[in-house]
Context: one part of a larger RNA
Parts: sequence; C1' cells; structure tokens
RNA sequence: CGCAGGAGGCCUGAGGGAAUCCCCCCUUAGUACGCAAGGACCAGGGGGGACGCGGCUACGGUCGUCCGGUUGUCACGCCAGUGGCAUCGCCGGAAAGCCGCCCGCGGCCCGGAUAAACGCUGAGAGCAUCUAAGCGCGAAGCCGUUCCCGAGAUUUGGCCUCCCAUCACGCAAGUGGGUAAGGGCACGGGUAAGUCACCCGUUUGAUGGACGUCCGCUGCAGGCAUGGCGACAUGCAGAGGCAGGACGCACCAAUCGCCCGAGGA
Repeated sequence: CGCAGGAGGCCUGAGGGAAUCCCCCCUUAGUACGCAAGGACCAGGGGGGACGCGGCUACGGUCGUCCGGUUGUCACGCCAGUGGCAUCGCCGGAAAGCCGCCCGCGGCCCGGAUAAACGCUGAGAGCAUCUAAGCGCGAAGCCGUUCCCGAGAUUUGGCCUCCCAUCACGCAAGUGGGUAAGGGCACGGGUAAGUCACCCGUUUGAUGGACGUCCGCUGCAGGCAUGGCGACAUGCAGAGGCAGGACGCACCAAUCGCCCGAGGA
C1' cells in the first nucleotide's frame, strides 16, 4: 500500500512444511512343519536404542555479578580489620538462569489408489488362458489420517462485536479541520526480545527499584571473654554476609501529556 467506511477479536483452510525408524524379550507354542537337528506364519503383551518436540520438581553440570578458606606481595602510619595484583591468583561450595548425563511426550491405528506378485470370470482361438471388455487382492513406498505455518489464497474469504453519518470550501469529484470506536507515541518493565516485533503495567497503580519478612546460598562475622608459650581453640552465635525466589509495603521512579484515526465510489 492492497483487501471499496473505520476499528477490535475469533475462524475457514487454498497452499506449504514436519513426522514416518529399528531391535530384543514373553505368550500363542516347543504347537504347525520336520526322521532328526531345528522351528514358525497369524494374533496379543512387555522392554530398549537412535531421532524429534518440550521441560528444570528431582538427579547431574555450569554459574569470572553470592559466601567462605588460603599463598606471595603492595597499600590504607602501626596492631587489628580491609582493599589491589598474581589465569576468577589458587581452592571449597553455590540460588536464579542456561543446560544434559536428567524428566515428560511422539512414531500407533485406520482408510483410499497402486507396484511386483497372486487370483475370479472370460473370449479372440468350441480347449486352455489373471486381460483383450469386466472384477478382486496386494508394500516400510504414493494420497489421506497426526502436528505446525497459513487469506499478499491480489481468486485479497467468513463470523461476532464496537463507532457513527460532523464542520468549512466546492456544481461535483474532492480538499481541509475537529472527532468516534480504536490505535500510536511517551514512560516503568518482561512470560518476549536483543534496531524492531510481541506481551504486561502507567497513581482508579504492586510495573521496576529500595525496604521488611520468609525461603534459598554460604558456614559461625567483627568485637569481647575464657583457655593455651604459640599457631589456635571455645563461648556469646545456625552467627554474619548475600547474586536469587515469594509475599508484604507507594518510600523512589512509571510525570505532564501529545498525535493519528470514519463520513461509506
């Protein structure tokens, strides 16, 4: 921009894409078959691998923005306590998130037309013949069935709901103005994204932050006391610290606002 008024939702499905896998065990049954050795079709049940889609409660990783331990050195005048640098200095843990080695789910069934193959009826050719007319059956393959996208499907589809018929100029087509439903900008953001889009919120508010409580992580702070020559240990004390989650709470910030948007050939 189109979809002959303007909007907000919900559909239809032309068309396109994805998937389509394999193995083992048990029952039928040591049956049919076979002298024996061996050993089924059909049908039913169970397990697994690879692959695909999704997920993070548990398990297991990672987590250089969280906590702790520790070496060397430098600095804060010194002690104590801290900080810088050394691969995050090294080491031990680790919430959220992201992941797999983890968890959940999927392939089924069925229908249609067929291939090779196997048939029925059957002439040409008094017989025979699956074929010449006609009719069956028959694959992991083909078309559906399953899942996803999908009306720019310009062949521009359908349904529901909302807004209405304004003002000026013009003969008219139309142009311009202000609006409606509605939309956008702006602002706080995230289940989303990484210019964008999408989604939520904007004081009639819990959207982000701060703060409080709880959960969670670390692992017992500083200081003081006691014991020890001392390194250190013990007590106050599951202490102190804190990336994260939930709830609470308007303390801070979502201000003031602006713009677009029909009149139905």
A computed fold for a 265-nucleotide part of an RNA from a fermentation metagenome, annotated as large-subunit ribosomal RNA, domain VI.
Its mean pLDDT, the model's own confidence on a scale to 100, is 91.